[in-house]
Parts: sequence; structure tokens; C1' cells
RNA sequence: AGAGUAGGACAAAUGACCGCCGCUUUGUUUUGCGCAAAGGGGAGGAAAGUCCGGGCUCCAUAGGACAGGGUGCUGGGUAACACCCAGUCCCGGUGACGGGCAGGAAAGUGCAACAGAAAGGAAACCGCCUGGUGUGACGGUAAAAGACCUCUGCAUUGGGUAAGGGUGAAAGGGUGAGGUAAGAGCUCACCAGUCCUGUUGGUGACGACGGGAGCUAUGCAAACCCCACUCGGAGCAAGACCAAAUAAGGGAGCGAUUGAGGGUGGUCCGCCCGAGUUCCCGGGUAGGUCGCUUGACCUCGAUGGUAACAUCGAGGCUAGAUGAAUGGUCAUUACCCCGCAGUCCACCGUUGGCGGGCUCUGGGGAACAGAACCCGGCUUAUGUCCUGCUCUAACA
Repeated sequence: AGAGUAGGACAAAUGACCGCCGCUUUGUUUUGCGCAAAGGGGAGGAAAGUCCGGGCUCCAUAGGACAGGGUGCUGGGUAACACCCAGUCCCGGUGACGGGCAGGAAAGUGCAACAGAAAGGAAACCGCCUGGUGUGACGGUAAAAGACCUCUGCAUUGGGUAAGGGUGAAAGGGUGAGGUAAGAGCUCACCAGUCCUGUUGGUGACGACGGGAGCUAUGCAAACCCCACUCGGAGCAAGACCAAAUAAGGGAGCGAUUGAGGGUGGUCCGCCCGAGUUCCCGGGUAGGUCGCUUGACCUCGAUGGUAACAUCGAGGCUAGAUGAAUGGUCAUUACCCCGCAGUCCACCGUUGGCGGGCUCUGGGGAACAGAACCCGGCUUAUGUCCUGCUCUAACA
């Protein structure tokens, strides 16, 4: 310098003016509502997707079992997790490092397309070896002919053979030697693997070094299934309270010719209608209040731990809206990019070219995205900067 890998930080700042949503204090007001003034607060690293896990709330629930769902190497962390940390094994990478849906296929069932003879205690298509039958002679028997026999060849048929060919993702260990009619773990040596087992290291997954058996039963559990652990349901539109209005229902009073009540009317009489009517409770629509932000909280420090994290101490309060606020303008500064000019440095093919640093000045830019009960995670989107480490090349 190039290429990579792991992690971290920020998400512009300050001021002025104009707005929006809460809070506190003061004033006004009998109180309250409201209004005014002053002060102070007001989105995120993902607020997103709503994919996991919890808190909280209501409903259900004696206890147990079945069904169903989830998780699945080990140890630890945590309120909990499908999360995090540290490891084991396997895989990828030269490496830093990254990834793993990582229990059981020897409990059972099932599947293994196409191709291929055969696809799971398998299989004989070609080939190799061998038996029978037929055929043939250039061989043999024979004096010759005819005839007979046969190594071998050919055809056909039976058997053996998993070395070789061919098919396939996969053909039932690999290499070599012996062995055999030809072959084969048939036997042997080494290697790989399986199961059993000893010593040893580790809490453990597992590792290291040995011994034995049998030669070896492949893959798929993100097929059913088995094993271990685990799981009640719905969600802040949960839910609680206040409460205009309406109906059911309840209670009390008055009342049916001894007429409650209503209409007419300024009032009384009168006239007309007339069996219910008045109040309270209840109920809970509109609306409002709470839930609502002090919390598995934040910052700093100490201690324990490899770490995740835990404990202790000190300090802090950091949005709470509900058609839903958190915005806009201007100025200055900082950051990034581009252009002009000046200056310095390095290199080359040296009136020049090219690259970099600093300064001045002008212009431009700033991503993804908006809380809605609250937390812990995961995933996805996204701009800039910084640091550790690795590999390659060159130089010292």
C1' cells in the first nucleotide's frame, strides 16, 4: 500500500425568534374549569417487523393422565427465552475469524426418484472360473477309409464368483500380500470406522494412550416415531373507577268515583281526559379519570467472575400524547464532498507531470427512520468516524 476480519463511538452543537404536548410554581377565581406569567422537560439505535421470552391485568384452574405445541452437544448467566457467555465436536477459510435445526437410524415402521441386473442381512447384465449337451478339426487313436475321443473354439444350459467393466448421490470398508478353479476379510499386515473395555485429564460435552470382539447393519428423524426437559387462555381495545342518556328490575310515597295526576287558564270555581304517577336505588351509552411510566431503570466507582453477569456504595429522574405533541426560520461553529488560489513534502521520463499534507475562500451535502402499557432479546433498514488483529507485496 492492497485485500480482509472482529469490535466500538456518534447520530451534529450553541444562540435568537415563532409554534405544539405534558409538568411545577405564582397570580386571577368561593372552589373547580379556564386564563395569564415564569421555570423546567419533550423519540431511536433501530422507536420498525411483531418473530421469541417475561412483568402486569382479567378469565379459567383440587390433583392426575391422554391429546397437542415448543426446545434438543456441554457447563454457566438470567425474571425468562428459540437470547447471551465460555467451551466440546464437525464444517469453511492460507490466516485473523466465521458457521452449525449438533439427542436416538443397534426400539419399531417407512422412504431412497431416474438410471441400473441388483437399493439394504441385496443382486449375476457384461466379464472370469467350472459341469452337462450339441457342433467342428488343422490335434489324438488307427494300415487306410469310415468311425471314435478331446485340449481348445463356437452355441446352449446349470453352478460358482462382488476382484474388473458399466449405472447411480450411494453398490455393503481402503491399500498391499498370501490364497483360490476363478474369486472373496477367506487369511495376514497397516490404515479408517463400529461396539465392548482399561488407565488417565476434564464438573461436563469430550480428549489422550492402550486392549479385545466381529470383519463392518448406508443415508434420511426439517418422515412417522422414541427419549429428556418444558408449556393454561386472552391481551392496555387488558382491566378498574366516576358518570349525562335509555330500557329491564327493586324500594318508598300518593291514588281509582271519598279521583293521584294531567290539559285549559294569571289565579280560583268550572269543564275535559283519567289509572297510574312522583322520588330514590339500580343499570352504564356519550364523555371523563386511573392504569401511565420509579423501573429486572440510568451514570460513576469498588469487589467477585476468563466472560455473560452478580453484589455493594454514591449520585440521578430521563416523553407520556389519544386523531395522537416532539416542528420551522435565521446566524455561528464543527464534520464530509467539490472547485479556485497560496505554501510545503515525496516520486518521475524535470521550462513539465502526478500524488499527498496544511491554510484561505466560494458552493453543496448530512442516511435509515417517528414512541403509544413496560422491559430483555432476535431479525431487518441505514450515514459517518475510530481501534485491534490477519494475509499478500515492497523497502529498512
A computed fold for a 396-nucleotide RNA from a Desulfatiglandales bacterium, annotated as Bacterial RNase P class A.
The sequence is in RNAcentral, with records from ENA.
The gene name in the source record is rnpB.
It matches the Rfam family "Bacterial RNase P class A". It is annotated as a ribozyme.
NCBI's taxonomy places the organism under Bacteria, Pseudomonadati, Thermodesulfobacteriota, Desulfobacteria, Desulfatiglandales.